[in-house]
Context: one part of a larger RNA
RNA sequence: GCCAACGAGUGUCGCUUAACUUUUUACUUAAGGGGUUCUGCCCCGGAAGUAUAGGAAAACCAAGUGUUAAAAGCGCAUUAUGUUUCUGAUUUAAUUUAGAAACACAAGAAGUUAGGCGCCGACCCGAAGCCAAGCGAGCUUGCCAUGGCCAGGGUGAAUUCCGACGAAAGUCGGGAGGAGGCCCGAACCCGUGAGCCGAGCAAUACUCUGGGAUGAGCUGUGGUAAGGAGUGAAAAGCUAACCGAGCUUGGUAAUAGCUGGUUCUCCCCGAAAUAGCUUUAGGGCUAGCCCCCCAAUUUUGUUUUCCAGGGGUAGAGCACUGAAUGAAAUAUCUUGGGAUUUUUUCCGGGUAUCUCAAUCAAACUCCGAAUACUGGAAAAUUUAUACGGGGGAGUCAGAAUGUGAGGGCUAAGCUUCAUGUUCAAAAGGGAAACAGCCCAGAUCUUCAUCUAAGGUCCCUAAACUGAGUUAAGUGGGAAAGGAAGUGAUAUUCCUUUGAUAGUUAGGAGGUUAGCUUAGAAGCAGCGACCCUUUAAAAAGUGCGUAAUAGCUUACUAACUAAGGAGUUUUGCGCCGAAGAUUUAACGGGGCUCAAACUCAGUACCGAAGAUAAGAACCCGCCUACAUCUGCGAAGUUGUGGCGGGUGGUAGGGGAGCGUCCCUAUUGCAGUGAAGCCUUGCCGUAAGGCGGGGUGGAGCGAUAGGGAGUGAGAAUGUUGGC
Repeated sequence: GCCAACGAGUGUCGCUUAACUUUUUACUUAAGGGGUUCUGCCCCGGAAGUAUAGGAAAACCAAGUGUUAAAAGCGCAUUAUGUUUCUGAUUUAAUUUAGAAACACAAGAAGUUAGGCGCCGACCCGAAGCCAAGCGAGCUUGCCAUGGCCAGGGUGAAUUCCGACGAAAGUCGGGAGGAGGCCCGAACCCGUGAGCCGAGCAAUACUCUGGGAUGAGCUGUGGUAAGGAGUGAAAAGCUAACCGAGCUUGGUAAUAGCUGGUUCUCCCCGAAAUAGCUUUAGGGCUAGCCCCCCAAUUUUGUUUUCCAGGGGUAGAGCACUGAAUGAAAUAUCUUGGGAUUUUUUCCGGGUAUCUCAAUCAAACUCCGAAUACUGGAAAAUUUAUACGGGGGAGUCAGAAUGUGAGGGCUAAGCUUCAUGUUCAAAAGGGAAACAGCCCAGAUCUUCAUCUAAGGUCCCUAAACUGAGUUAAGUGGGAAAGGAAGUGAUAUUCCUUUGAUAGUUAGGAGGUUAGCUUAGAAGCAGCGACCCUUUAAAAAGUGCGUAAUAGCUUACUAACUAAGGAGUUUUGCGCCGAAGAUUUAACGGGGCUCAAACUCAGUACCGAAGAUAAGAACCCGCCUACAUCUGCGAAGUUGUGGCGGGUGGUAGGGGAGCGUCCCUAUUGCAGUGAAGCCUUGCCGUAAGGCGGGGUGGAGCGAUAGGGAGUGAGAAUGUUGGC
């Protein structure tokens, strides 16, 4: 990993709701009868009475009724303990009332089934933990008792002897001596560094290296101390291979707002991811939204049109509140600058008011929509829908997208609201691929038709026509900005009295103007920029020189001969344009009067959409037919007709299939039961029936009843491979 078997909403009691079934209740007996311990008791006897509905004089009505004109008001009722007996009081008596006692506790009762809830293990598996009682010191820690062990070598303390010196104390030299948590180093003990091993030789080893090795040394045997306790040269170490509280069993099915799992079928409906509260935020409770039942039939829903409303948003505006720009006037202040001897005055600046011009605002408004919302009317819709009562839920992590906003950077596949859609819980077609985008909502069948979005050169179903644009492979990614790209538009000026370009010629004089400067002559710079001759010619457009010179331009004439120059708006293009997988920014091939873009037209393709034909189920309607119940009213079931519906997670409801056992009835089986293998048929499905083989002894059907009743998942359990 696979296969097989096992494996999860159960049971008691109580409450509650629904359906069904059965039954008629509580108290007391009277007459009478029976018995007896015999005049006192016991039993039978439910006929009857009271209670279970009241109100009214009553007819009568009824949870109401009477009064009344009255639906108003008011009275009495609208479910309270009920029944009986005894005693006392009261009364002529019946009675009424007080107390006590007995029975019942139901105002119908009991039961079954199903849903839900509560107490319990409460659908199943799963902790780490807490407590109790025991078992452990054969591992290890400390201690106690009694034993054992430590090759060899080195160093050479105290003490002491001899000699020398000394008055002595003592000093020096030599010898003896053999101290030490001394030195080197085996056994022994340890475990420093590295390698190796790391499914190992080994749940800590092996190799090399290393530390101690007469000591606080190592070690045998026996003993002793333990679970909040021991022991500890202290690391929370060790206490039998995981100790911040050992192990075993019990309390115990601890608890788990957490994770995982939770087993047959078909049919109908179908959510939520929100609000409030919460030691609450990944949990709950109530509401909201879903399902089922009931009732009455009351209406209500949806859409359109009209009518009536309130508003202060979008926009706009500056009348208020604020913000904010420029100018003028007035008032006032003035560190400043200039003129002036000062006074004073001019320029500048600040503040306030007013005027003019132009602005801004979520917390500004003199104004002010569209929508939306509320109410009403009419119409349409009609198996559409709400309100009311009861039962069962699930949901409280939402997501993207369009629109309106806040936060953020007018960042985010960001975040928080509002509003619509889709996904969630929705398959199909399109977007190459792609929950949330576009189209469209899958009951089933069909080798039929029409369409939507989107497409029609090939991959790949389907296309052509007309008029333009683009040359950039733009199309098929991007800004500010830039440009004689190109199409269209509007407009101005020049032009056969000759434009524009080109060619030929001129382009002068006062003057080298003045200043400045070494120089400044049109052409370093400053200021000025006149006059003359002319067809025209600058106090000079550029180059150039040290300065001149030289070239050139403006300007003018001639030649030539037909358009030229600018601006505006706009379509499509160009540059701007550097990235990380391999071309990689059309899905690809490939495409240029297009297979790109714009405009116009006509076809076609294209979905599980629509249509056509058939079928299944559900619902509504029918003065259709049949059937059953019923006196009837009416209802049940089936068939037929017409119409509508049938995506679906959580979840609700309905109807069924199958397994085991029991009861009743009735069957099969050695002429072959169950089981297993195989095959044919039937049913919408769970499933059912038959044939053949195997097998070798039990097994069904019908109607009910009862459950240890359905497996693919739980790192499920056990077994097998």

The part of an RNA shown here (large-subunit ribosomal RNA, domain II) has 721 nucleotides and comes from a Candidatus Nealsonbacteria bacterium. Rfam family: Bacterial large subunit ribosomal RNA.